[in-house]
Context: one part of a larger RNA
Molecule: small-subunit ribosomal RNA, 5' domain
Organism: uncultured bacterium
């Protein structure tokens, strides 16, 4: 997987065609970086009046679409096509980088010009643009400063930055603020941690009906390139390098921890879970970035699908569900961010098909139940019979009990810690502001969920099948059939008395499963 059958629960697991995919969702977030205000809400003002509504205005307030900017989209999730070694496993190594995080030192001065948004004009069926004008910044670019940083011919040379938010007593003020302070940032350097890149050795399938393979090939020098060693690339020079200890070629294959079998040695295997690798419609390429040559980014080519006004455009489920196809065969277009974890954020919080849960499937493992005791007239019925009886069989009925599980009703933990408010206290500070830490107290968040558990109620009430019975192999008689129909794993049964075919009664084995098929030891 298939056939027959099927009560409950727990824990797991659940495409073979890397075939094609409708639809929805799976990566966002920050207004405490910025100019702002499309939408919603509260409020204020004005007007109308039906006196509580309507309209307009006001970024000033909560907030916030689109835009600039920052961080994250390199994690998490999927698949195993390719890859027999640029992989994996184990053990070593030196010539490296590392956003966020921790640690320690230093700095954070003064300027400039743009581009979106927006407004206007305009092209196009659309996708999407074009032109003109305006504007901000933690966007961009000079200048200054420059070491315990980099380079160095050891003389020296060179390299940076950005501000935001909260609070505030003096002083100044163009009434914006300056200034002070706290905090989050920014720049540069040190050390660390983490992560990643690279090199070496050994191990890691089959075929010799594959015996020779190799020109950037092997090494050197100069140069280039990289974060970094290196023919990694290039020019020149030398002629090397690998190979029966199996090179090269062909076929097959992701590798491992493990899994399974076995007393072990060994064999087989690589589902779930975990580590590594590779891939993302097919092939190629780079950009950005700390990190990619990037599954839900970009460009080119190709195949396919879709839209089109025929000029041109759009797409990529090997994410989660789901559809078609294929197949012996594998599930819901579910709920929630309550928990754990991740991204962003000062935080509240937002996002998260990761995850937590639920649904379906006896697919597997485990547990429980389908009653218990009594009951001989050994009832009736069935089957067999030597017709006496035997057997089904204490089995049933009857009588007496029990109520697990399912059912109904109620009760009811734990998974919750955070977060928010208040008070006190300590640190910081000019400050009894702010902010942060601690303590107390109040409040407060559950998808699962009709949760687990517990209690009550009712009644034996709702719950047993499957295969086999010639020998191997536990379990026998009758009837039917008559080398027919059929059985069969092997030996073999069946041609008129078949324990071997089909049915019945009885029995044996296992049991919510039992058989068959296939594979492995």
């Nucleotide at each position: 997987a298939c056939g027959c059958u099927g009560g409950c629960g727990g824990c797991a697991g659940g495409c073979u065609u890397a075939c094609a995919c409708a639809u929805g969702c799976a990566a966002g977030u920050c207004g405490a970086g910025c100019g702002g205000a499309a939408a919603c809400g509260a409020g204020a003002a004005u007007a109308g009046c039906u006196u509580g509504c309507u309209a307009u205005u006001c970024g000033g307030c909560g907030u916030c679409g689109a835009g600039c900017g920052g961080c994250g989209g390199a994690c998490g999730g999927g698949u195993g096509a390719g890859u027999a070694a640029u992989g994996c496993u184990u053990g070593g190594g030196a010539a490296u980088a590392u956003g966020c995080c921790a640690u320690a030192g230093g700095g954070u001065g003064g300027g400039g010009g743009a581009c979106a948004a927006c407004a206007g004009u305009u092209g196009g069926a659309a996708a999407c643009g074009a032109c003109u004008g305006c504007u901000a910044a933690u966007a961009c670019c000079g200048c200054a400063u420059a070491a315990c940083g980099u380079c160095u011919u050891c003389g020296g040379a060179c390299c940076a930055a950005a501000g935001g938010a909260g609070g505030g007593g003096a002083u100044c003020u163009u009434c914006g603020g300056a200034c002070c302070u706290u905090u989050c940032g920014c720049c540069u350097u040190u050390u660390g941690a983490u992560u990643a890149g690279c090199c070496c050795a050994a191990g890691u399938g089959a075929g010799a009906u594959u015996a020779g393979c190799u020109a950037g090939u092997u090494g050197g020098u100069g140069g280039g390139g990289u974060a970094a060693a290196g023919g990694c690339c290039u020019a020149c020079c030398a002629a090397g390098g690998c190979g029966a200890c199996g090179a090269u070629c062909u076929c097959u294959a992701g590798c491992u921890g493990g899994u399974u079998u076995g007393a072990g040695a060994g064999g087989a295997u690589g589902a779930u879970c975990a580590g590594c690798c590779a891939c993302a419609c097919u092939g190629g390429g780079a950009c950005u970035g700390a990190g990619a040559c990037a599954c839900g980014g970009c460009c080119c080519a190709g195949a396919c699908u879709c839209c089109u006004a025929c000029g041109g455009g759009a797409g990529g489920c090997a994410g989660c569900a789901g559809u078609g196809g294929g197949g012996a065969a594998u599930a819901u277009u579910g709920c929630a961010c309550a928990a754990u974890g991740g991204g962003g954020g000062a935080a509240a919080c937002c996002c998260u098909g990761a995850u937590g849960c639920a649904g379906c499937c006896a697919u597997g493992c485990c547990g429980c139940g389908u009653g218990u005791g009594u009951g001989a007239a050994g009832a009736a019925g069935g089957c067999c019979u030597u017709c006496g009886g035997g057997u089904u069989g204490u089995a049933a009925a009857g009588c007496a009990c029990u109520u697990u599980c399912a059912g109904u009703u109620g009760u009811g933990a734990g998974g919750a810690a955070a977060g928010g408010g208040a008070u006190g206290u300590a640190g910081u500070u000019a400050a009894u502001a702010c902010c942060u830490g601690c303590a107390u107290u109040c409040u407060g968040u559950g998808a699962c969920g009709u949760u687990a558990g517990c209690a009550a109620c009712a009644g034996a009430a709702g719950a047993a099948g499957c295969a086999c019975c010639g020998g191997c192999u536990a379990a026998c008689u009758c009837c039917g059939u008559g080398c027919c129909a059929g059985c069969a794993g092997c030996c073999g049964c069946g041609g008129u008395a078949a324990u071997a075919c089909g049915g019945a009664g009885g029995g044996u084995g296992c049991g919510a499963g039992c058989g068959u098929u296939a594979a492995u030891c």